This is a predicted structure of a 361-nucleotide RNA (Bacterial RNase P class A) from a Candidatus Aminicenantales bacterium.

RNA sequence: GGAGUGGGCGAGGCGGUUGCUCCUGACUCCUCGGAAGAGGAGUAGGGGAGGAAAGUCCGAACUCCGCAGGGCAGGAUGGUCGCUAACGGCGACUCCGGGCGACCGGGGGAAAGUGCCACAGAAAAGACACCGCCCGCGAGGGCAAGGGUGAAAUGGCGAGGUAAGAGCUCACCGCCCUGGUGGCGACACCAGGGGCAGGGCAAACCCCAUCCGGAGCAAGGCCAAACGGCCCCCUAUGGGAUGGCCCGUCCCGGGGCGGGUAGGCCGCUCGUCCCCGCGAGCAAUCGCGGGGCCAGAUAAAUAACCGCCCCCGCCGCUUCGGCGCGCGGGAACAGAAUUCGGCUUACGUCCCGCUCCAGCC
Numbered sequence: 001g002g003a004g005u006g007g008g009c010g011a012g013g014c015g016g017u018u019g020c021u022c023c024u025g026a027c028u029c030c031u032c033g034g035a036a037g038a039g040g041a042g043u044a045g046g047g048g049a050g051g052a053a054a055g056u057c058c059g060a061a062c063u064c065c066g067c068a069g070g071g072c073a074g075g076a077u078g079g080u081c082g083c084u085a086a087c088g089g090c091g092a093c094u095c096c097g098g099g100c101g102a103c104c105g106g107g108g109g110a111a112a113g114u115g116c117c118a119c120a121g122a123a124a125a126g127a128c129a130c131c132g133c134c135c136g137c138g139a140g141g142g143c144a145a146g147g148g149u150g151a152a153a154u155g156g157c158g159a160g161g162u163a164a165g166a167g168c169u170c171a172c173c174g175c176c177c178u179g180g181u182g183g184c185g186a187c188a189c190c191a192g193g194g195g196c197a198g199g200g201c202a203a204a205c206c207c208c209a210u211c212c213g214g215a216g217c218a219a220g221g222c223c224a225a226a227c228g229g230c231c232c233c234c235u236a237u238g239g240g241a242u243g244g245c246c247c248g249u250c251c252c253g254g255g256g257c258g259g260g261u262a263g264g265c266c267g268c269u270c271g272u273c274c275c276c277g278c279g280a281g282c283a284a285u286c287g288c289g290g291g292g293c294c295a296g297a298u299a300a301a302u303a304a305c306c307g308c309c310c311c312c313g314c315c316g317c318u319u320c321g322g323c324g325c326g327c328g329g330g331a332a333c334a335g336a337a338u339u340c341g342g343c344u345u346a347c348g349u350c351c352c353g354c355u356c357c358a359g360c361c
Base pairs, nucleotide, nucleotide: 001357002356003355004354005353006352007351008350009348010347012309013308014307015306016305017304018303020048021047022046023045024044026043027042028041029040030039031038032037050333054344055343057342058341059340060339061338062216063215064214065213074212075211076210077209078208079093080092081091082090083089094107095106096105097104098103108207109206113205114204115201116200117199130147131146132143133142134141135140155173156172158170159169160168174196175194176193177192178191179190180189181188182187220266221265222264223263229257230256231255232254233253238252239251240250241249242248273292274291275290276289277288278287279286280285310330311329312328313327314326315324316323317322
């Protein structure tokens, strides 16, 4: 200098003023009420967006509906072992592929069957021969070493062999089968045998194994106006208001039920939660102990401003160490809406490790 990988922070710190929202065995006041209590205002104290709150891609909690049992269809996943409430997530290991390397990516079955393999090429898998090689006068026959095509060409390479060739034969490598050893296992290693059968594609159908009921907090539950509905009672010689009473004047049916709209309340935030320490484990993770309470709004609050300090850039001065009550800046992606565990995507001239490669000293 270039690169790989892991983790953190998410916007500077302290103080003040003014607001918004939620909470409180708090205090004061007001309203309603017979009371219990309910509501409101103020004061005080306390909490108040994210690492992704996002995409809604997986997995769950919770709620309602459905469900004897079995099968078909459909979907998802796919090395092994472990972690986890669960997962398509995470960790370790293993094999294959890529990279000089740190490291990164991938993973059932292609000897069950079917299908596909563009262009080029003779031929894209049980078939074939364009150039070529050999025999031959030729017709014809033998062959696949070399050339050529392609992403991929019927084990590779060397020797023998041959008319030329060919696992035809042999050594080594690869492959297949059998056995042994190690490992929980994927798998690895070793030995023996076989002349080599079985090209690739399953994010083609398919086969195998495992898992999967549906909808989602607009889930779901409680209370419940107005208008309308149904039932019962009362018909005026009644009821109410005004008023001490009468007259007068004005107004008028009353009660209950059901469903449940507007609206309100619950669900709602303490939870598979967070922090610290110790221990087990390579790790993911788990155990024990101690401590903590951390938004719950509903058209939706979480903001604005000021002072000092800090950092950065510019400017000025400088004795080159710095100094300045000089100017500017301190972001980006984004923004809760039932709640968790993940994944993915977006973001910063941000911070800290570890590692690799190259050059120089």

The prediction has a mean pLDDT of 80.
Rfam family: Bacterial RNase P class A. The family's RNA type in Rfam is ribozyme.